[in-house]
Molecule: Bacterial RNase P class A
Organism: Deltaproteobacteria bacterium
RNA sequence: GGAGUGGGCCGGGCGGUCGCCGGCGGCGCGGUACUUUACGCCCGCGGGAGGAAAGUCCGAGCUCUACAGGGCAAGGUGCUGGCUAACGGCCAGGCGGGGCGACCCGACGGAGAGUGCCACAGAGAACAGACGGCCGUCCGUAGCAUCGCGAGAUGCGAGGCGGUCAAGGUGAAAAGGUGCGGUAAGAGCGCACCGCGGCCGCGGCGACGCGGACCGGCACGGCAAACCCCACCCGGAGCAAUGCCAAAUAGGAGCCUCGUUGUCGCCUACGGGAGGCAACACCAGCGGCCCGCUGGGUUGAGGCUCGGGUAGGCAGCUCGAGCGCGCGAGCAAUCGCGCGCCUAGAGGAAUGACCGCCGCCCGCAAGGGUACAGAACUCGGCUUAUAGGCCCACUCCGACG
Numbered sequence: 001g002g003a004g005u006g007g008g009c010c011g012g013g014c015g016g017u018c019g020c021c022g023g024c025g026g027c028g029c030g031g032u033a034c035u036u037u038a039c040g041c042c043c044g045c046g047g048g049a050g051g052a053a054a055g056u057c058c059g060a061g062c063u064c065u066a067c068a069g070g071g072c073a074a075g076g077u078g079c080u081g082g083c084u085a086a087c088g089g090c091c092a093g094g095c096g097g098g099g100c101g102a103c104c105c106g107a108c109g110g111a112g113a114g115u116g117c118c119a120c121a122g123a124g125a126a127c128a129g130a131c132g133g134c135c136g137u138c139c140g141u142a143g144c145a146u147c148g149c150g151a152g153a154u155g156c157g158a159g160g161c162g163g164u165c166a167a168g169g170u171g172a173a174a175a176g177g178u179g180c181g182g183u184a185a186g187a188g189c190g191c192a193c194c195g196c197g198g199c200c201g202c203g204g205c206g207a208c209g210c211g212g213a214c215c216g217g218c219a220c221g222g223c224a225a226a227c228c229c230c231a232c233c234c235g236g237a238g239c240a241a242u243g244c245c246a247a248a249u250a251g252g253a254g255c256c257u258c259g260u261u262g263u264c265g266c267c268u269a270c271g272g273g274a275g276g277c278a279a280c281a282c283c284a285g286c287g288g289c290c291c292g293c294u295g296g297g298u299u300g301a302g303g304c305u306c307g308g309g310u311a312g313g314c315a316g317c318u319c320g321a322g323c324g325c326g327c328g329a330g331c332a333a334u335c336g337c338g339c340g341c342c343u344a345g346a347g348g349a350a351u352g353a354c355c356g357c358c359g360c361c362c363g364c365a366a367g368g369g370u371a372c373a374g375a376a377c378u379c380g381g382c383u384u385a386u387a388g389g390c391c392c393a394c395u396c397c398g399a400c401g
Base pairs, nucleotide, nucleotide: 001397002396003395004394005393006392007391008390009389010388012358013357014356015355016354017353018352020048021047023045024044025043026042028041029040030039050372054383055382057381058380059379060378061377062238063237064236065235075233076232077231078230079093080092081091082090083089094108095106096105097104098103109229110228114227115226116223117222118221131168133164134163135162136161137160138159143156144155145154146153147152176194177193178192179191180190181189195218196216197215198214199212200211201210202209203208242315243314244313245312252306253305254304255303256302257301258300259280260279261278262277263276264275266273267272282296283295284294285293286292322341323340324339325338326337327336328335329334359370360369361368362367
């Protein structure tokens, strides 16, 4: 200097004007019931999106609901040890795979419990297989070659039967690999080494690793994100959860009233109660209006109180598994202690608009652009999107000293 790997961080800055949401304050004003509070207005002060607020994929808190205990079903997780409130997350390690390397990736329990599947190609795909080839053997015909004067002899020979699994070829996968021996040709057929399985010893909490002069010729390939087996986890619904306050209208329950005066008898627990008649008053009808006449007054009407629910309001709603710094324990995730800090809480939903200067990118310039994206009860994760930039550690290559 070039090419990379892993991790951490920022993700526009300063100023002005006008607004929006919520908070605090005011010997403030209005309003009110003396004050205070609630309510409205005015003024002032300070606060107001993110690293992912996103996807809603996991795990929790919280709330309601169900539940004696246990089991089945369904679903999920799946190497080991640790962390955590919990997790399918994180850290460390093991094993396997990839990369020269820093490093990256892995649903990574069980296929010697059972069932099932293995497309295409290929001869054969799981108690395998013979297509060509190779080897042996049988018949040795037609034909060919050579020899022979000839009869004939020898060799090749399509084909039949058998052996073989070493080599060819197919496939994702072909029933351990290499070599030597062996054989008609071959083959764990035999042997050596490697591999595999078992056993033993040692190390490690463990996954697992190392070693063995021991045993077994080797014993059934793969797939469990196929059923299944094993171990562990797991009720359901979600802040439009849920709780409190509580209009008008309609409906529900209880209580009271439904006239005044006079008169008559009746009942009575002696407090009163129910009723008849008459007059006046009231309501409705007839009627242009008055008088008048007719009808009505407890299956109805009115009032008060109570309770449920709706509209509406309040709470839940942001002080929390919180954030920052320091020290300590630990390889780390993480935990402990101390000090400091308060950081949106709206509710059809505020966080905006405009201007000036600067930064960055494109462009010769004029000028243009400035990523992904927008809280909705709150946390811990994962995943996905993201212009541009900064920092740290490490690896490989080249050059020079």